The prediction has a mean pLDDT of 82.
Transfer RNA from Atopobacter sp. AH10, 73 nucleotides, folded computationally.
RNAcentral holds the sequence, with entries from Rfam.
The source organism's lineage runs through Bacteria, Bacillati, Bacillota, Carnobacteriaceae and Atopobacter.
It matches the Rfam family "tRNA". By type it is a transfer RNA.
RNA sequence: GGGGGCAUAGCUCAGUUGGGAGAGUGCUACAAUGGCAUUGUAGAGGUCACGGGUUCGAGCCCCGUUGUCUCCA
Numbered sequence: 001g002g003g004g005g006c007a008u009a010g011c012u013c014a015g016u017u018g019g020g021a022g023a024g025u026g027c028u029a030c031a032a033u034g035g036c037a038u039u040g041u042a043g044a045g046g047u048c049a050c051g052g053g054u055u056c057g058a059g060c061c062c063c064g065u066u067g068u069c070u071c072c073a
Stems, first nucleotide, its partner, number of pairs: 001072007010025004019056001027043006049065005
């Protein structure tokens, strides 16, 4: 320098038919127990990396940028 993958909650990730933003874990509160551990219920927590485009509508499609991983030289 060139090719490819990835970027979604604090962390690990799903969401691939374009229309509801989610799971596990962690955090907070409550209940069960004499207490801890644990279990259950409820809740908080998001600029879907950033900018632009297409569309009635974008996490998803297109272009560019940034970061990271990998392959080639």